Predicted 3D model of a 73-nucleotide RNA (transfer RNA) from Parcubacteria group bacterium Athens0714_12. Its Rfam family is "tRNA". By type it is a transfer RNA. It was read from a public genome assembly. The source organism's lineage runs through Bacteria and Bacteria candidate phyla. The prediction has a mean pLDDT of 81.
Order: sequence, then structure tokens, then C1' cells
RNA sequence: GGGCAUGUAGCUCAGCGGUCAGAGCACUUGACUUAUAAUCAAGUGGUCCUGGGUUCAAAUCCCAGCAUGCCCA
Repeated sequence: GGGCAUGUAGCUCAGCGGUCAGAGCACUUGACUUAUAAUCAAGUGGUCCUGGGUUCAAAUCCCAGCAUGCCCA
């Protein structure tokens, strides 16, 4: 220098044009217990990497950029 993949909650990820953006873990509160852990219930938490474009509607499609990883040279 060229190509490919990935970027969504504190962490690991799902979601492949449509109505509320979700799961597990973590965290908070409560129940249970002499107490802790475990278990159960409820809850908090998001500029969907950035900027544009397409569309009635974009996390999702297109373009450019940024970051990370892999391959080639």
C1' cells in the first nucleotide's frame, strides 16, 4: 500500500428496513437466611463508532472517515 471482518448497556453478544432497541452476566432494591452465599422477584443503565445520503420509515441499505483484528504484498 491492497483486501476482508468487526464496532449495539459496565462486559459478552443478538437483532439482516416497520410499531417498545433486547438477552445473559454485572449493578441496585426487596424476599428468603442467625449471617453470608445460592435462589426468587422487581428495577437502573443506550448520542446503536463518527459524518452525510436513500426511504413514508435506517442499528439494519449506500458513501466517506475513525478504531480494532486477520490475510496479501